[in-house]
Context: one part of a larger RNA
Molecule: small-subunit ribosomal RNA, 5' domain
Organism: uncultured bacterium
RNA sequence: AUGAACGCUGGCGGCGUGCUUAACACAUGCAAGUCGAACGGAGUUAUCUUUCGGGAUAGCUCAGUGGCGCACGGGUGAGUAACACGUAGCUUAUCUGCCCCAAAGCGUGGGAUAACGCUCCGAAAGGAGUGCUAAUACCGCAUAAGCUCCCGGUCUGUAGAGGACUGAGAGAAAAGGCUAGGUCGCAAGACACAGUCACUUUGGGAGGAGGCUGCGGCCCAUCAGGUAGUUGGUGUGGUAAUGGCGCACCAAGCCAACGACGGGUAGGGGACCUGAGAGGGUGAUCCCCCACACUGGGACUGAGACACGGCCCAGACUCCUACGGGAGGCAGCAGUGAGGAAUAUUGCCCAAUGGAGGAAACUCUGAGGCAGCGACGCCGCGUGGGUGAAGAAGGCCUUCGGGUCGUAAAGCCCUUUUCUGUGUGACGAGGAAGGACGGUAGCACAGGAAUAAGUCUCGGCUAACUACGUGCCAGCAGCCGCGGUAAAACGUAGGAGGCAAGCGUUAUCC
Numbered sequence: 001a002u003g004a005a006c007g008c009u010g011g012c013g014g015c016g017u018g019c020u021u022a023a024c025a026c027a028u029g030c031a032a033g034u035c036g037a038a039c040g041g042a043g044u045u046a047u048c049u050u051u052c053g054g055g056a057u058a059g060c061u062c063a064g065u066g067g068c069g070c071a072c073g074g075g076u077g078a079g080u081a082a083c084a085c086g087u088a089g090c091u092u093a094u095c096u097g098c099c100c101c102a103a104a105g106c107g108u109g110g111g112a113u114a115a116c117g118c119u120c121c122g123a124a125a126g127g128a129g130u131g132c133u134a135a136u137a138c139c140g141c142a143u144a145a146g147c148u149c150c151c152g153g154u155c156u157g158u159a160g161a162g163g164a165c166u167g168a169g170a171g172a173a174a175a176g177g178c179u180a181g182g183u184c185g186c187a188a189g190a191c192a193c194a195g196u197c198a199c200u201u202u203g204g205g206a207g208g209a210g211g212c213u214g215c216g217g218c219c220c221a222u223c224a225g226g227u228a229g230u231u232g233g234u235g236u237g238g239u240a241a242u243g244g245c246g247c248a249c250c251a252a253g254c255c256a257a258c259g260a261c262g263g264g265u266a267g268g269g270g271a272c273c274u275g276a277g278a279g280g281g282u283g284a285u286c287c288c289c290c291a292c293a294c295u296g297g298g299a300c301u302g303a304g305a306c307a308c309g310g311c312c313c314a315g316a317c318u319c320c321u322a323c324g325g326g327a328g329g330c331a332g333c334a335g336u337g338a339g340g341a342a343u344a345u346u347g348c349c350c351a352a353u354g355g356a357g358g359a360a361a362c363u364c365u366g367a368g369g370c371a372g373c374g375a376c377g378c379c380g381c382g383u384g385g386g387u388g389a390a391g392a393a394g395g396c397c398u399u400c401g402g403g404u405c406g407u408a409a410a411g412c413c414c415u416u417u418u419c420u421g422u423g424u425g426a427c428g429a430g431g432a433a434g435g436a437c438g439g440u441a442g443c444a445c446a447g448g449a450a451u452a453a454g455u456c457u458c459g460g461c462u463a464a465c466u467a468c469g470u471g472c473c474a475g476c477a478g479c480c481g482c483g484g485u486a487a488a489a490c491g492u493a494g495g496a497g498g499c500a501a502g503c504g505u506u507a508u509c510c
Stems, first nucleotide, its partner, number of pairs: 001508002004506005011381006017374002019339001024337003028334003033068003038065002041062009075292003085216007094209003099205007107141004116131006147171003151167006176197004182191003218264003225255003230252008267289004271282004294315005317328004345371001347370003353367001354365004384414004394405004419447006428437001454499005459480003465494005475482002
């Protein structure tokens, strides 16, 4: 010094902190949705209308198509000795949704499909057929400022490359929604225009990501040789992109005592602990990076994943089953069992901060803000203050004179931090309203010393001594060592010393 544990003890508050072991298995609930201002429906409410079948308008709810998000946030440390991390660079070898800036555009057509209706299969999970329908879903055509490809030219320029300007040819885009006023119309609606949110193409930015390199940071040489896609080349494929990244062919290389290869251990850093420093040790909480998500493998979608609460396959395990077949993954927040010396509530709220979606209102958010439990840690406060005897009672010791606990107590005089009760009552919420925390903190009044001290030690090191019991026994002990009949070392008592809501022990590091 500690994420500690154990023994004894325990009044309060603030701020932190809490499975270090089984990356063991998990009941239950919640942790990622949102948009009707993209779209067609179904149900329902109100109003109007009706030929009583219904229809229109406005609103609400619902699943579906579609868009964005779900790659963030949150968890864990298994694996990894590696360009994983740190630091300094390179990328003329690269990508980038949403956001910002600039430029150009947004024309014209088409065929489907879910929902829904009908029929059917299945125990279920689910599924099949058929018929209808919409879109900012999907697919053509047009146009091309600029972009891409190919063939040229000029300038600049490199290790190779690349960049700027320019000519001919070829190729690739798009979508609408809402709102205000206007015109036409009996109305439904139509038209043009404006605004706004979207959409398409191009260039730049910001932030993010991929790749490469120098250097740095564990142990074992009782691991000395290792390597065949191995090392390089040519070609080709693949990727956003370089590259044996993959493949075909050719060559025979490449690494290594400056420690290759092998084995063991381990997430890395900022930092943290210690120390005068150098150094040594650690990698909890917080921040950055990495890796993983029952175990192993794989791709799909997408700007981004090879994807914790997505998909497929295999495996182990658990559950349901009508035995045909299905379902699941807490290393998210709580919680359970197990393991363990040991580690918390199946709490409240989206009020704030932040995130997703939305034009917004808003919805969602176990991120987060709070509360609960634990002296686990640090810090602060209290358990009373004054006065009070040559000194009560009682305990202990005694040379029996006395000494000591000891102003300590009692008594008297005060105070009210804290406590209890009553009342009031926030800031946190940038113009009004709106606060989970919270009737909390704070404030006022009242009451009454009232509610609050332990633990370890006393042979030397080391601060603090006597009596009795025991008799190498019982026991103590960090080291030296104590105990065999006067033990300051064992046990008890009185007294003393240390620290104090803690004290001591154990473990570990300096």